Small-subunit ribosomal RNA, 5' domain from Gibliniella gelatinosa LEGE 181224, 479 nucleotides, folded computationally.

[in-house]
Context: one part of a larger RNA
RNA sequence: GGAUGAACGCUGGCGGCGUGCUUAACACAUGCAAGUCGAACGAAGUCCUUCGGGACUUAGUGGCGGACGGGUGAGUAACGCGUGAGGAUCUGCCCUUAGGAGGGGGACAACCACUGGAAACGGUGGCUAAUACCCCAUAUGCCGAGAGGUGAAAUGGUUAAUUCCGCCUAGGGAUGAACUCGCGUCUGAUUAGCUAGUUGGUGAGGUAAAGGCUCACCAAGGCCUUGAUCAGUAGCUGUUCUGAGAGGAAGAUCAGCCACACUGGGACUGAGACACGGCCCAGACUCCUACGGGAGGCAGCAGUGGGGAAUUUUCCGCAAUGGGCGCAAGCCUGACGGAGCAACGCCGCGUGAGGGAGGAAGGUCUGUGGAUUGUAAACCUCUUUUGUUAGGGAAGAAGCUCUGACGGUACCUAACGAAUAAGCAUCGGCUAACUCCGUGCCAGCAGCCGCGGUAAGACGGAGGAUGCAAGCGUUAUCC
Numbered sequence: 001g002g003a004u005g006a007a008c009g010c011u012g013g014c015g016g017c018g019u020g021c022u023u024a025a026c027a028c029a030u031g032c033a034a035g036u037c038g039a040a041c042g043a044a045g046u047c048c049u050u051c052g053g054g055a056c057u058u059a060g061u062g063g064c065g066g067a068c069g070g071g072u073g074a075g076u077a078a079c080g081c082g083u084g085a086g087g088a089u090c091u092g093c094c095c096u097u098a099g100g101a102g103g104g105g106g107a108c109a110a111c112c113a114c115u116g117g118a119a120a121c122g123g124u125g126g127c128u129a130a131u132a133c134c135c136c137a138u139a140u141g142c143c144g145a146g147a148g149g150u151g152a153a154a155u156g157g158u159u160a161a162u163u164c165c166g167c168c169u170a171g172g173g174a175u176g177a178a179c180u181c182g183c184g185u186c187u188g189a190u191u192a193g194c195u196a197g198u199u200g201g202u203g204a205g206g207u208a209a210a211g212g213c214u215c216a217c218c219a220a221g222g223c224c225u226u227g228a229u230c231a232g233u234a235g236c237u238g239u240u241c242u243g244a245g246a247g248g249a250a251g252a253u254c255a256g257c258c259a260c261a262c263u264g265g266g267a268c269u270g271a272g273a274c275a276c277g278g279c280c281c282a283g284a285c286u287c288c289u290a291c292g293g294g295a296g297g298c299a300g301c302a303g304u305g306g307g308g309a310a311u312u313u314u315c316c317g318c319a320a321u322g323g324g325c326g327c328a329a330g331c332c333u334g335a336c337g338g339a340g341c342a343a344c345g346c347c348g349c350g351u352g353a354g355g356g357a358g359g360a361a362g363g364u365c366u367g368u369g370g371a372u373u374g375u376a377a378a379c380c381u382c383u384u385u386u387g388u389u390a391g392g393g394a395a396g397a398a399g400c401u402c403u404g405a406c407g408g409u410a411c412c413u414a415a416c417g418a419a420u421a422a423g424c425a426u427c428g429g430c431u432a433a434c435u436c437c438g439u440g441c442c443a444g445c446a447g448c449c450g451c452g453g454u455a456a457g458a459c460g461g462a463g464g465a466u467g468c469a470a471g472c473g474u475u476a477u478c479c
Base pairs, nucleotide, nucleotide: 001479002478003477004476006475007474008473009472010471013349014348015347016346017345018344019342020341021307026305027304028303030302031301032300035064036063037062040061041060043058044057045056046055047054048053071260072259073258080185081184082183083182084181085180086179089177090176094173095172096171097170098169099168100167102136103135104134105133111126112125113124114123115122116121141150142149143148156165157164186232187231188230193223194222195221198220199219200218201217202216203215204214205213235257236256237255238254239250240249241248242247262283263282264281265280266279285296286295287294288293313339315338316337317336321335322333323332324331325330352382353381354380355379362373363372364371365370387416388415389414390413391412392411396406423468424467425466426465427464428449429448430447434463435462436461437460438459444451445450
């Protein structure tokens, strides 16, 4: 000098775009953050009715989604990440190709009855539907050397319509995911030896899949001074800061990957999880209780307490973009789009412009002549960025009509009037900028050298000056 997710002190007019718990992965009141489908199904209720029926709402069964999106960085020195390669794999929805959907059956919720419990939540008996469940048949498939074995479906819903949406099987694609390997990836030797499923083989089990992944048996291997093991620290990267570069430092925001979801463990369902707002067990904590037993998990968005030098609103809207469900209308969406707060940062604008010497008054200094503040002010002429008021008023909407949270915002026009708007630090040298008064090794200053003990350009005040400017200084950290 540059930089910062900064903080502190003094000061503070506006706009645009960004950014905002770096500390306690501490504990959380309250609200919201994942639902949707009546065009899968029975039923109940409400309303209308031409008494034929129709419309709407929903708890339950069922389907899809809750594995995405959002948060955090605790753990992890690891195939975790980065990069390059590989073969032994799976992939719902989507695209594409080919073929198919024959016959039958029994239940369980809801509901009704009885009943337990303070509640959470149940128990027994009975009825019932389906795109829920099951059996038989068949099949290009799969297994097998072959013989042979195995193995599917909902012909459902809807429409004015064989209209549209669906169901099953197989092949291909796309996307996503899992696994393996080469290379790279912090510090310490005041850590030198580490290892028994350990290293390899055979066989078996297991997995979507290779594999000590697991097990039985056999062999005795495997790693290491090119740093094993142990200990400490740490999410990794694209990037960011700095630097002429080489390099050094960092990993906030944004993007990719990973890991985690009160702490530890476990599986279930599913195409996909060992699952943030699912389940079970144990633990700590908090709450309810009729003491028998139950409920909870903000590292989602706001918000509270606490910690801290320090970090925002319990806001508006689904109008846009995107996501889930749905044939659709649409519903949901604290993702997102916006507004609010904060000079926290970057960029831009303004606080007036031109003229104006009796160089006014006042201040300060003085050798008392004057010098300086200083064209500065007054005064004259002008302008209106900004401001206030009034009028008009968007784009962003794709998609014929309709649809805008932002927002009566941006912007445009008119009127008014210089009106509404300057501070902070420094002035001994480094380092741009000097005098007076006060103080008297005191009070104090200070980044280093050093100032202060009676004329201090270094302390405090004043006048003046210098530098930057809606900021200026200080502190911390990096280059």
RNAcentral holds the full RNA, with entries from ENA. The prediction has a mean pLDDT of 87. Lineage of the source: Bacteria > Cyanophyceae > Nodosilineales > Gibliniella > Gibliniella gelatinosa. It matches the Rfam family "Bacterial small subunit ribosomal RNA".